[in-house]
RNA sequence: GCUGACUUAGCUCAGUUGGCAGAGCACUUCACUAGUAAUGAAGGGGUCGGAGGUUCGAAUCCUCUAGUCAGCA
Numbered sequence: 001g002c003u004g005a006c007u008u009a010g011c012u013c014a015g016u017u018g019g020c021a022g023a024g025c026a027c028u029u030c031a032c033u034a035g036u037a038a039u040g041a042a043g044g045g046g047u048c049g050g051a052g053g054u055u056c057g058a059a060u061c062c063u064c065u066a067g068u069c070a071g072c073a
Base pairs, nucleotide, nucleotide: 001072002071003070004069005068006067007066010025011024012023013022019056027043028042029041030040031039049065050064051063052062053061
């Protein structure tokens, strides 16, 4: 230099024939317990890497760009 994959909650990741952003773990509160753990219930937390475009509508499609990983040279 070329090619491909990935980037979504604190962490690990789902979610693509475009239509209200989710799960597990973690965190907070409550219940349970003599107390802790475990368990159960409830709750908080997101400009979907950044910018632009298409569309009535974009995490999803297109372009540019940043980062990480892999392959080729």